[in-house]
Order: sequence, then structure tokens, then C1' cells
RNA sequence: AGGAGCGUAGUACAACGGUUAGUAUCAUGGUCUCCAAAACCAUUGAUGUGGGUUCGAUUCCUGCCGCUCCUG
Repeated sequence: AGGAGCGUAGUACAACGGUUAGUAUCAUGGUCUCCAAAACCAUUGAUGUGGGUUCGAUUCCUGCCGCUCCUG
């Protein structure tokens, strides 16, 4: 330089273009316990960024940014 893929809670992953973006774990609080652990309940927290298509975009198209892989 050329080609391909990926980017969603702190972490690992979901989400036929359509109701409030969910699950696990972490964290916080609570129940239980003599105390703790475990278990159970509750809560906080996220779509890389800018445009476009659409009545409606996490999803489709695209510029940029970042990461990974391949070719040279």
C1' cells in the first nucleotide's frame, strides 16, 4: 500500500428494521447467618464517531477513528 472482519454495561456475549436494547458476571444495597461464605432479591451502568436510506436503524449503505487477520 491492497483486501477482509470486528467495534453494544467494568468483563464475556445476545438483540426477524418496530413495545422500555437484554443475559451472565463484576460492583452496590438488602434477606438469611452468632459472624462470614454460599444461596435468594433488588439497583446502577452500554450501541466507537459523523453523514445517508427509511414512517422507524444496534441492525442497511457510507466517510473517519480504533483493533485483528491475510497479501506484498